RNAcentral holds the sequence, with entries from ENA.
Predicted 3D model of a 72-nucleotide RNA (transfer RNA) from a Blastocatellia bacterium.
Model confidence (mean pLDDT): 82 of 100.
Rfam family: tRNA. By type it is a transfer RNA. Rfam's curators write: Transfer RNA (tRNA) molecules are approximately 80 nucleotides in length.
[in-house]
């Protein structure tokens, strides 16, 4: 150079065109508890970045970045 895979809350992770994007974990409040640990409860936070395509896009297409593989 050429080509393939991957990118989704801090971390891991589901969701493969349709209600408000799921669950662990940490991370905040609260109950409990003499305090903490454990355990209930309830919040906060996320589709890498541009575009197009659809009535509708995490998902389909095309770019760009980053990482991983493979080949000259």
């Nucleotide at each position: 150079g050429g080509g393939g895979c991957a990118u989704u809350c801090g971390a891991c992770u589901a969701a493969a065109g349709g209600u408000a994007a799921u669950g662990u974990u940490g991370c905040c409040g609260g109950g409990c508890u003499u305090u903490c640990a454990a355990u209930c409860c309830g919040g906060a936070g996320g589709u890498a970045c541009g575009g197009g395509u659809u009535c509708g896009a995490u998902u389909c297409c095309c770019g760009u970045a980053u990482g991983c593989c493979c080949u000259a």